Context: one part of a larger RNA
RNA sequence: GGCGUGCGGGGGAUGUCUUGGCGCUGGAAGGCGAUGAAGGGCGUGGAAGGCUGCGAAAAGCCUGGGGGAGCUGUCAAACGAGCAUUGAUCCCGGGGUUCCCGAAUCAUCGCAUACUGAAUCCAUAGGUAUGCGAGGCGAACGUGGGGAAGUGAAACAUCUCAGUACCCACAGGAAGAGAAAGAAACCUCGAUUUCCUGAGUAGCGGCGAGCGAAAAGGAAACAGCCUAAACCGUCGGGCUUGCCCGGCGGGGUCGUGGGGCCAGUCAUAUGGGAGUUAUCAAUCCACCGGCUAGGAGAACCUGAAGGAAAGCAGGGCGACACAGGGUGACAGCCCCGUAUCCGAAAGUCGUGUGGACUUCCGAUUGGUACCCGAGUAGGGCCGGUCACGUGAAACCCGGUCUGAAUCCGCGGGGCCCAUCUCGCAAGGCUAAGUACUCUCCAGCGACCGAUAGUGAAUCAAGUAGCGCGAGCGAAAGAUGAAAAGAACCCCUUCUAGGGGAGUCAAAAGAACCUGAAACCGCAUGCCU
Numbered sequence: 001g002g003c004g005u006g007c008g009g010g011g012g013a014u015g016u017c018u019u020g021g022c023g024c025u026g027g028a029a030g031g032c033g034a035u036g037a038a039g040g041g042c043g044u045g046g047a048a049g050g051c052u053g054c055g056a057a058a059a060g061c062c063u064g065g066g067g068g069a070g071c072u073g074u075c076a077a078a079c080g081a082g083c084a085u086u087g088a089u090c091c092c093g094g095g096g097u098u099c100c101c102g103a104a105u106c107a108u109c110g111c112a113u114a115c116u117g118a119a120u121c122c123a124u125a126g127g128u129a130u131g132c133g134a135g136g137c138g139a140a141c142g143u144g145g146g147g148a149a150g151u152g153a154a155a156c157a158u159c160u161c162a163g164u165a166c167c168c169a170c171a172g173g174a175a176g177a178g179a180a181a182g183a184a185a186c187c188u189c190g191a192u193u194u195c196c197u198g199a200g201u202a203g204c205g206g207c208g209a210g211c212g213a214a215a216a217g218g219a220a221a222c223a224g225c226c227u228a229a230a231c232c233g234u235c236g237g238g239c240u241u242g243c244c245c246g247g248c249g250g251g252g253u254c255g256u257g258g259g260g261c262c263a264g265u266c267a268u269a270u271g272g273g274a275g276u277u278a279u280c281a282a283u284c285c286a287c288c289g290g291c292u293a294g295g296a297g298a299a300c301c302u303g304a305a306g307g308a309a310a311g312c313a314g315g316g317c318g319a320c321a322c323a324g325g326g327u328g329a330c331a332g333c334c335c336c337g338u339a340u341c342c343g344a345a346a347g348u349c350g351u352g353u354g355g356a357c358u359u360c361c362g363a364u365u366g367g368u369a370c371c372c373g374a375g376u377a378g379g380g381c382c383g384g385u386c387a388c389g390u391g392a393a394a395c396c397c398g399g400u401c402u403g404a405a406u407c408c409g410c411g412g413g414g415c416c417c418a419u420c421u422c423g424c425a426a427g428g429c430u431a432a433g434u435a436c437u438c439u440c441c442a443g444c445g446a447c448c449g450a451u452a453g454u455g456a457a458u459c460a461a462g463u464a465g466c467g468c469g470a471g472c473g474a475a476a477g478a479u480g481a482a483a484a485g486a487a488c489c490c491c492u493u494c495u496a497g498g499g500g501a502g503u504c505a506a507a508a509g510a511a512c513c514u515g516a517a518a519c520c521g522c523a524u525g526c527c528u
Stems, first nucleotide, its partner, number of pairs: 001527009015513001016478002020448002022445007029437002031137002039101003042055003046079001049075003061095006070083003108134009141172001142170005152159001156206001182189002193220004203211002224429003227373001231250009255407001257372003260368007271361005283356005288350005294342003300315004316333002318322001324336003378402007388414001409424005465472002485512001488500004
């Protein structure tokens, strides 16, 4: 020096565990904000710091309710000073307080009203005041305005990725869409939305890569309405004096065309319908049922070994409760719970029921030809969107130039024309079924188990640290059943560490469960 063995050090793998995560189901809620939010700063305790709570009335004040013996949050013990069956601490409802920054505002913007008032006579612009409203934040879902590239096409330009990512505006608990100028096919259906299917079909496509419907059928859920116009009335304005314009009310709302007006016939109310969730519209009360604290809640003992019994043995009991968790090892009967039943002074919600209340209610025949949404429909050119890339390219939307008709009318049925057929544009509203989950409640998992699972396990985590900044971003869990956390003695630099003693089932000794490997020693056998 090597190999081996034994005993250690070192290190923190492995096993076991779980306070934390991840995913999902059902329900709730779906907003907060100038009455100052979200988020911060600084304070606030007998107490230095962190977390939590709170706000100069500062771990809290008042009040209503619950609860029933200890309490003054936590890391984190002790002390001090106190409170409490005259009901504290604690939990829930309501109220009060709520520093400074932050939309941050004695501002700005919008609307209404009044006053004032230029160039310029009237007027208008502008100004002033008052009142009302807005503004900002928020996870996803939504609608709209903008809008890529990596990529694929085995290169690449049309194309694709994709109207995706991203930016902006705005809204709601959903949004959007929505009561046929529809879809069909010679039969019919009857608003919209979503799912299954149709179907990777019909189609589109450097007919490449790829893109990709619709109807019918089945299901979920169902709901329909209000205007404009004709005509009538009223009020106001304009003037060219019998017309025009505007406001309000009546009327009216449709495609087997409807309505107006004129004439006729029938009907009509101490009646009937509907309703605040659209249909025209404002509100209240009672009941009922939820939510925001809670309450009751069955049944077991003994023995041996053991540190400890819930395991074992013996004998019992409950069960609408043998879900689960805890307790010194594995507990239906020890504790918390669970099944089941009960509960609100106050606040809040509504699918419901009733009442008040509010609101609506003609049909038909004949005639007349007054009305039926205009810079619209349509057309030319150029784009966009439709599964559809200009194609025979309809339908829909936009820019620009043009530009009709009023029922003997107009639009569609995928160029176009005819026949046939379906519908009635150019005004508006509309629940449900559908999408999502920052958040709350209940529950579940052939999900993870500390290099996993969130970046992050009440481990000071969006912390420490890094960066000028936008921003990037960790590591770090486990003594023991219980601190019983090692009195006292010894060595010592009086520190670290160690040896006794003691505690404990065991030192498991705080660098603490288990304690692998690398690596480093000590002792020893063999070889050299």

This is a predicted structure of a 528-nucleotide part of an RNA (large-subunit ribosomal RNA, domain I) from a soil metagenome. The prediction has a mean pLDDT of 83. The RNAcentral record of the full RNA draws on MGnify. Its Rfam family is "Bacterial large subunit ribosomal RNA". Gene Ontology terms of the family: ribosome and structural constituent of ribosome.